[in-house]
Context: one part of a larger RNA
RNA sequence: UGACGGGGCCCCGCACAAGCGGCGGAGCAUGCGGCUUAAUUCGAUGCAACCCGAAGAACCUUACCUGGCCUUGACAUCAUGGAUCUACCUUUUGAAAGAUUGGGUGCUUCGGCGUCCAUGACAGGUGGUGCAUGGCUGUCGUCAGCUCGUGUCGUGAGAUGUUGGGUUAAGUCCCGCAACGAGCGCAACCCCUAUCCUAUGUUGCCAGCGGAUAAUGCCGGGGACUCAUGGGAGACUGCCGGGGACAACUCGGAGGAAGGCGGGGAUGACGUCAAGUCAUCAUGCCCCUUAUGGCCAGGGCUGCACGCAUGCUACAAUGGGCGGUACAACGGGAAGCAAAGUCGCGAGGCCUAGCAAAUCCCACAAAGCCGUCCUCAGUUCGGAUUGGAGUCUGCAACUCGACUCCAUGAAGCCGGAGUCGCUAGUAAUCGUGGAUCAGCAAUGCCGCGGUGAAUACGUUCUCGGGGCUUGUACA
Numbered sequence: 001u002g003a004c005g006g007g008g009c010c011c012c013g014c015a016c017a018a019g020c021g022g023c024g025g026a027g028c029a030u031g032c033g034g035c036u037u038a039a040u041u042c043g044a045u046g047c048a049a050c051c052c053g054a055a056g057a058a059c060c061u062u063a064c065c066u067g068g069c070c071u072u073g074a075c076a077u078c079a080u081g082g083a084u085c086u087a088c089c090u091u092u093u094g095a096a097a098g099a100u101u102g103g104g105u106g107c108u109u110c111g112g113c114g115u116c117c118a119u120g121a122c123a124g125g126u127g128g129u130g131c132a133u134g135g136c137u138g139u140c141g142u143c144a145g146c147u148c149g150u151g152u153c154g155u156g157a158g159a160u161g162u163u164g165g166g167u168u169a170a171g172u173c174c175c176g177c178a179a180c181g182a183g184c185g186c187a188a189c190c191c192c193u194a195u196c197c198u199a200u201g202u203u204g205c206c207a208g209c210g211g212a213u214a215a216u217g218c219c220g221g222g223g224a225c226u227c228a229u230g231g232g233a234g235a236c237u238g239c240c241g242g243g244g245a246c247a248a249c250u251c252g253g254a255g256g257a258a259g260g261c262g263g264g265g266a267u268g269a270c271g272u273c274a275a276g277u278c279a280u281c282a283u284g285c286c287c288c289u290u291a292u293g294g295c296c297a298g299g300g301c302u303g304c305a306c307g308c309a310u311g312c313u314a315c316a317a318u319g320g321g322c323g324g325u326a327c328a329a330c331g332g333g334a335a336g337c338a339a340a341g342u343c344g345c346g347a348g349g350c351c352u353a354g355c356a357a358a359u360c361c362c363a364c365a366a367a368g369c370c371g372u373c374c375u376c377a378g379u380u381c382g383g384a385u386u387g388g389a390g391u392c393u394g395c396a397a398c399u400c401g402a403c404u405c406c407a408u409g410a411a412g413c414c415g416g417a418g419u420c421g422c423u424a425g426u427a428a429u430c431g432u433g434g435a436u437c438a439g440c441a442a443u444g445c446c447g448c449g450g451u452g453a454a455u456a457c458g459u460u461c462u463c464g465g466g467g468c469u470u471g472u473a474c475a
Base pairs, nucleotide, nucleotide: 001475002474003472004471005470007469008468009467010466011465012464013463015459016458019422020421021420022419023418026313027312028311029310030309031308032307033306034304035303042053043052064299065298066297067296068295069294070293073122077121078120079119080118081117082116083115084114088103089102092099093098106113107112124288125287127286128285129284133282134281135277136276137275138273140271145184146183147182148181149180150179151160152159153158164175165174166173190265191264192263193262195233196232197231198230199229200228201227205222206221209220210219211218236259239253240252241251242250243249315415319374320373321372322371323370324369325368331362332361333360336355337354341350342349343348381412386407387406388405389404390403391402392401428451429450430449431448432447433446434445
């Protein structure tokens, strides 16, 4: 100087408390461990691995296994020699790859190009090492810290500044001070959102005027409104009052759509964990070279006595079923989205209008509201499992797809110790879109809107963190 303390003081954070909903019990989905296996490819492992890499494992993917094959190779550059052999068609064998048979013919400035064969350099490796590395990332932590120059102090390590008194979300600002300044962080500048003004109105809108219809901005038209796209205004403790040191600031108030950082996002200092990644990529060294490279078929990654993690659905009446009826936003669409019509109980089929889309389509939002049935029961709760019949995608659904219909209806009566999330348009709850994608194991992930709470006395305690100080046999 740090680190540590079941030392002290001060201060933060859904850290506790207060409150709401869960998890831990059930069934299923998914990931992991374990076991099994010819293989169940590899990585990730307290927080910070475990719906993680994977935003799509039937083949492919695929890195694994078994078997069949290839050896200058699936791919790159070059050299020497030779061939004229592209493409394409074809025979035999085969699961295919491959091997094999016959035919056939390129471009050309006549140098050659291209292709093939042989040979040699070489290719290739998701083989090893993340403890040789770059890059990228997680974490402490969006915590308020981490440093430097000069000066001063100290023999020196170093200290001071950065401590102190206030204050803040903040090393934020004010005051003081042997310090005075500065840098990286904080904040602001960027994006979204909340209000208004203005410009422009098509594909958007329809108040007033006119026309038309069974009805609809449907038409003429209009720019008022909504909305869209640009430009601007607005919030700054600016104003008033109290407190405070006349400061910083803080409390209350006015006005305002918004008030003291308005809400959200992007943004992650010096560093820590030899943290993670050699399987994104790059790369040193090591290793393989008729194989640790390459091609193919089938299988596996989906195995199942078990254990764990994250979810979904429930156990019902604030509910379930049926009928009627209302209101979104973000998005996506041409090898695509598909209306209407029609067939089917349905998944879906047929047919096809429109739309590269503020125009057309996906697309009926659902919870809600109105009416009605069920009346506390393993039930009209719950839907696992299984049997049967189908639909769709795809070369192909046996291993191993999703969906539909009929039948079947399991466990489950709110869950031990323990444990998680959340402070407001949040939790809870309801639906909805997208990426990946032929299809889909999505209940995942990333978004969007609808309805919309409760609680916070307080900081003693638990966890993590910041500052000052103290002890230390630790570095």